[in-house]
RNA sequence: GCAGGAUUAGUAUAAUGGUAGUAUGCGACCUUCCCAAGGUUGAGGCGCCGGUUCGAUUCCGGUAUCUUGCU
Numbered sequence: 001g002c003a004g005g006a007u008u009a010g011u012a013u014a015a016u017g018g019u020a021g022u023a024u025g026c027g028a029c030c031u032u033c034c035c036a037a038g039g040u041u042g043a044g045g046c047g048c049c050g051g052u053u054c055g056a057u058u059c060c061g062g063u064a065u066c067u068u069g070c071u
Stems, first nucleotide, its partner, number of pairs: 001070007010024004018054001026042005047063005
């Protein structure tokens, strides 16, 4: 330099053009003599910019980071 892949909650990881889930972690409450375990509930997320669309995390272009291969 060229080509491919990945980027989603503190962490790990799904999904799909029409309200973004799960596990774990965190806060509150219940349970318990206390702890642990368990239960209920809450807060917290689609890398960035632009385009298409009634509607974009999803499709398209660019860009950033990481990663694999080739040279």

The RNA shown here (transfer RNA) has 71 nucleotides and comes from a Patescibacteria group bacterium. Model confidence (mean pLDDT): 80 of 100. Rfam family: tRNA. Rfam classes the family as a transfer RNA.